[in-house]
Molecule: transfer RNA
Organism: Nanobdellia archaeon
RNA sequence: GGACCGGUAGCCUAGUCUGGACAGGGCAGCAGCCCCCUAAGCUGCAGGCCGUGGGUUCAAAUCCCACCCGGUCCG
Numbered sequence: 001g002g003a004c005c006g007g008u009a010g011c012c013u014a015g016u017c018u019g020g021a022c023a024g025g026g027c028a029g030c031a032g033c034c035c036c037c038u039a040a041g042c043u044g045c046a047g048g049c050c051g052u053g054g055g056u057u058c059a060a061a062u063c064c065c066a067c068c069c070g071g072u073c074c075g
Base pairs, nucleotide, nucleotide: 001074002073003072004071005070006069007068010027011026012025013024020058029045030044031043032042033041051067052066053065054064055063
C1' cells in the first nucleotide's frame, strides 16, 4: 500500500443482507420482595440516540461516500 471482518449502555452481544417508526437481551448498578444474615432467586427502575462527518429517502443502526480506530490475510 491492497483485500476482508469488526466498532451498538460501565462490560459483552443481537439487529444491518430484505430501511419502517418507542434499538432487544445478558452481566454489572440502584430500589423493593424473600431470608436470622449473606449469596442465590423474583419484581421494578435507570442507563444507547448505534465510531466520526456528509449524502440518498417521507423515513437510516441498516443503503452510498470519505475518514478514524482495532483485528486477520496478502504484497